[in-house]
c-di-AMP riboswitch aptamer (ydaO/yuaA leader) from Geodermatophilus tzadiensis, 151 nucleotides, folded computationally. It matches the Rfam family "c-di-AMP riboswitch aptamer (ydaO/yuaA leader)". Its family is annotated with cyclic-di-AMP binding and regulation of gene expression in the Gene Ontology.

RNA sequence: CGGCGGACGCCGCCGAGUCGCCCUCCGGGGCGAGCCGGGGACCCACCGCACCACUGGGGUGAAUCCCCUCCUGGCCACGCGCCGGGGGAGGUAGGGCCGCUUCCCGCCCGAACCCGUCAGCUGACCCGGUAGGCGGCCAUCGGAAGAACGG
Numbered sequence: 001c002g003g004c005g006g007a008c009g010c011c012g013c014c015g016a017g018u019c020g021c022c023c024u025c026c027g028g029g030g031c032g033a034g035c036c037g038g039g040g041a042c043c044c045a046c047c048g049c050a051c052c053a054c055u056g057g058g059g060u061g062a063a064u065c066c067c068c069u070c071c072u073g074g075c076c077a078c079g080c081g082c083c084g085g086g087g088g089a090g091g092u093a094g095g096g097c098c099g100c101u102u103c104c105c106g107c108c109c110g111a112a113c114c115c116g117u118c119a120g121c122u123g124a125c126c127c128g129g130u131a132g133g134c135g136g137c138c139a140u141c142g143g144a145a146g147a148a149c150g151g
Stems, first nucleotide, its partner, number of pairs: 009137006018033006034130006044120001056118001057115004065091002068088008094109004100146005
């Protein structure tokens, strides 16, 4: 001098997940506000019959649905037909990208978990959550129109 990595603090992103207090045997335990979610009337909605198969139904979330291909269990009128499970590839409803709306451009996500046979909506009322994961550091901050706010 260069490269890589890390720390403090700061600035940001997804998300409800922020802020202010009290106690403490210092391990932790609590209370508010704000934000978020669930349950829960009238009214409204749903509420007809038969057959077959199947994994009853419901919630948070943008995370749904479709098609192709491979493996596999079952059924069968034996057609690679139907139902279920798993792997791979593609698309998609929908969602995100430095305050808001619309349009355009570009880049991404399109998961995961929970309840436990039970829940439509829903006033009063009741019950919970307030995590986690990332980026940057004088870099980041795409363009157009509009609104709002501030000076």